[in-house]
Context: one part of a larger RNA
C1' cells in the first nucleotide's frame, strides 16, 4: 500500500407486519342558519405542552332509559385527592348551559376588541362601576301621520313577522364564455354549448297532463334504461359530429286558473211626472236607478270541441232571507247521507296501533399427552357442534379458550313511515234540447329582417327561441304534419301546480377485492394541511417496527460525564428503548499473500 479471507463499525436497502389509505358495491340518509350556522379564536382537568371533549354552569350538569363492578379520556408515567350495588364509569334518548368573533345585525373596527342609547336590578355618600335583557337593514302585513296640489299619492313615524340574509362535497335549472388540441398547416369546422366565472334553488333539481307523435292504421302528460343506430342526416361532403318515432322496460297521477253570466263593495259619469225596491194585486219607500272602471264571491275549464245565456226534466230532511200582506219562484244556514284529504288539486293537527332506525341481549360444541417447544392453537389418540368452518385475538396453524358468527329476542325517550284506523278538515248538480246570441288567454300569432340552439354549418328549411319593426282572427275560428299549395288527419298556442321511477354522495353502517403496504397507498398509517417557506394569493414535507409479556438490567466495578465491563431478566441482549430483519457504497481490527 494492493489483493483475499474472516470479524466488526457506519448504513439503511431487502423480507416480513399493519394501525392507513384506494377503489367498487349495497342500504339509508340529505341540507344546516337571526331560537345566531359552517368556521374559528380564547379559555375549561388538584400538578397540563399537545390531541380530544366541554364553555364561567366549561374532560363537564339533569332526567329517563341500557349494562352491571370497577372509575377520574389519549401521548403517559408518577404524585394527591376523591366517586361506586342508595348501581359509578361507559352507552342511548331527552333537556340546561353554552365566553368572544363570523351572515354578525346597538356604532365602530386592524375578526376574536373598542365605545355607547334605552329599561330593570345591585353597588356608591356621590359620580365613576357591575349584571340581566333590549336596540342593523330589507321585504311583508296593519295602524297613525302626511308635502309640491283641493280629494289623493310620494314622504315619515308606530305594532307584529321561527319572512329575507350566509354556509353546503358533489349532482341540478340558468346567463357569461375560451384557448390548446384535431384537421398530419390553416380560416369555416372541431375541441365545446366543454373548463373556467356568476346567478338560483333543493334532497334532489329539471320536465309535465298535447295549438303532441304518426300515417289512412292509430298511441295517448313528463322522467330514466335497452334498442333504433354509429342508422336517417349534417359536414372545407374534410376531419369530424350525429337524432327522433316506432318497439321492449322501471314508474304511474292528474288538476287549478282568465273570459262569457249572477253578485257584494268602492271609485268616477249621468238621471227627479222617472226607473227600481224577485214575480202578481194593494199599500209603502225612493238617489235605492243606470253606464265605466277596480277588486272580492259564485259560475266555468273543454277537441268524439267546451262553457255561459235559454227551455225542459229529476233532486232526503228543518230553518230562515227580501220594504208590509197573500201565492209562487228564488237563495242561505243547518242535519242526514255520500264523496275525498295533508307530495299537486283547500288546509292545520293530534291521538291508537304496526314497521323501521337511535343503546343492547340470547347464542352450540374438546378432552388427554413423561411428542417438540420459552409459550401448544403443531404432532400424536380418542371425540363432539354446526341455520354457527365470515373474521379477529389469545406467548407458533384454535369450528368446539375469548369477542364473534347463523338464528332469535330487545325500547322509558326521540325520530322515520308515500303503512292502517279514527278524530279532524273540505266538497256535494247531473242529464236532455235547442238558438247560432256571448265567451273560449293581444301588442300575442303570424310575416319581415337580423341571430341562437336543433343531426341539420343557410341549406328546398319547416318547426321552437330570443332582438328590431309592421301587426290578425274567437268555432264556417286558430295552429301543425319539413318550402309552398289542394285534400286528409292530428292538435287547441299566447296564465299555473304535480309525486314515483332518474343524478349525486360531504355523511351513517355494512361487504367485497388477480388494490397499496412506510420513497407504495390520500400531501398526511406518526403533533399534517401540522413543522417550513412566502408581504400574500399560495406552496407544503420528513416522520411506522424492542419483546410473548417492561419481566426496560436490582447489586459491583471503570469514567466528570457520555459510554462500557461483570452481574440478573428474557427462547433470545450482535431483541437494551440509538432496539425485528439489517443488502451495498463507505471505514476498520486480525490473518494470509504480493511488491
Nucleotide at each position: 500500500g494492493g489483493c483475499c479471507a474472516a470479524c466488526g463499525g457506519u448504513g439503511a436497502a431487502u423480507g416480513c407486519c399493519u394501525u392507513g389509505g384506494c377503489g367498487a358495491c349495497u342500504a339509508c340518509u340529505a341540507c344546516c342558519g337571526a331560537u345566531g350556522a359552517a368556521g374559528g379564536a380564547c379559555g375549561u382537568g388538584g400538578g397540563u405542552g399537545g390531541c380530544u371533549g366541554c364553555g364561567a354552569a366549561a374532560a363537564g350538569c339533569c332526567a329517563c332509559g341500557g349494562u352491571g363492578a370497577g372509575c377520574u379520556g389519549c401521548c403517559g408515567a408518577c404524585c394527591g385527592a376523591g366517586c361506586u350495588a342508595c348501581g359509578a364509569c361507559c352507552c342511548g334518548u331527552g333537556g340546561a348551559u353554552a365566553u368572544c368573533c363570523g351572515a354578525a345585525u346597538a356604532g365602530g373596527g386592524a375578526a376574536a376588541c373598542c365605545u355607547g342609547g334605552c329599561a330593570c336590578u345591585c353597588g356608591u355618600a356621590a359620580u365613576g362601576g357591575a349584571g340581566u335583557g333590549u336596540c342593523a337593514c330589507u321585504c311583508c302585513g296593519g295602524c297613525c301621520u302626511g308635502a309640491a296640489c283641493a280629494c289623493a299619492u310620494a314622504g315619515g313615524g308606530c305594532c307584529g313577522g321561527u319572512a329575507g340574509a350566509g354556509g353546503g362535497a358533489a349532482c341540478u335549472g340558468g346567463g357569461u364564455g375560451a384557448a390548446c388540441u384535431g384537421a398530419a398547416a390553416c380560416a369555416u369546422c372541431u375541441c365545446a354549448u366543454u373548463a373556467a366565472c356568476c346567478c338560483g334553488a333543493g334532497g334532489a333539481a329539471a320536465u309535465g297532463a298535447a295549438a303532441g307523435c304518426a300515417a289512412c292504421a292509430g298511441c295517448g302528460a313528463c322522467u330514466c334504461c335497452c334498442c333504433a343506430a354509429g342508422u336517417a342526416g349534417c359536414g372545407g361532403c374534410g376531419a369530424g359530429c350525429g337524432a327522433a318515432a316506432a318497439g321492449g322496460g322501471a314508474a304511474g297521477a292528474g288538476c287549478c286558473u282568465a273570459a262569457a253570466c249572477c253578485u257584494g263593495a268602492c271609485u268616477g259619469g249621468u238621471g227627479u211626472c222617472a226607473a227600481g225596491c224577485c214575480u202578481g194585486g194593494c199599500g209603502g219607500c225612493g238617489u235605492u236607478g243606470c253606464c265605466a272602471g277596480u277588486u272580492g264571491g259564485g259560475g266555468g275549464u273543454u277537441g268524439u270541441g267546451g262553457g255561459a245565456c235559454c227551455g225542459a226534466a229529476u233532486g232526503g230532511g228543518a230553518g230562515g232571507a227580501g220594504c208590509g200582506u197573500c201565492a209562487g219562484a228564488u237563495c242561505c244556514u243547518c242535519c242526514a247521507c255520500g264523496g275525498a284529504g295533508u307530495u299537486a288539486c283547500a288546509a292545520a293537527u293530534c291521538u291508537g296501533c304496526c314497521a323501521g332506525c337511535u343503546a343492547g341481549u340470547u347464542g352450540a360444541a374438546g378432552c388427554g399427552u413423561u411428542u417438540u417447544g420459552g409459550a401448544a392453537u403443531a404432532g400424536c389418540g380418542c371425540g363432539c357442534c354446526a341455520u354457527a368452518g365470515u373474521g379477529g385475538g389469545u406467548a407458533a396453524g384454535a369450528g368446539c379458550c375469548c369477542c364473534g358468527u347463523a338464528a332469535g329476542c330487545g325500547a322509558a325517550a326521540g325520530c322515520u313511515g308515500a303503512g292502517c284506523a279514527g278524530a279532524c278538515u273540505c266538497c256535494g248538480a247531473u242529464u236532455c234540447g235547442u238558438g247560432c246570441u256571448c265567451c273560449c288567454g293581444a301588442g300575442u300569432a303570424a310575416c319581415a329582417c337580423c341571430g341562437g340552439a336543433u343531426c341539420c354549418g343557410g341549406g328546398a328549411a319547416a318547426g321552437c327561441c330570443g332582438g328590431u319593426g309592421u301587426g290578425a282572427a274567437u268555432c264556417u275560428g286558430c295552429g301543425a304534419g319539413g318550402a309552398c299549395c289542394a285534400c286528409c288527419u292530428c292538435g287547441u298556442a299566447a296564465g299555473g301546480c304535480u309525486a314515483a321511477g332518474u343524478a349525486u354522495a360531504c355523511g351513517u353502517a355494512g361487504u367485497c377485492g388477480a388494490c397499496c403496504g412506510a420513497u407504495a397507498g390520500c400531501g398526511a398509517a406518526c403533533u399534517a394541511g401540522u413543522a417550513c417557506c412566502g408581504u400574500g394569493a399560495g406552496g407544503g414535507a420528513a416522520a411506522g417496527g424492542u419483546g410473548a409479556a417492561a419481566a426496560g438490567u436490582a447489586c459491583c466495578c471503570c469514567g466528570g460525564g457520555a459510554g462500557g465491563g461483570g452481574a440478573g431478566u428474557g427462547a433470545a441482549a450482535u431483541a437494551g428503548u440509538a432496539c425485528c430483519u439489517g443488502a451495498a457504497a463507505c471505514c476498520g481490527u486480525u490473518g494470509g499473500u504480493c511488491u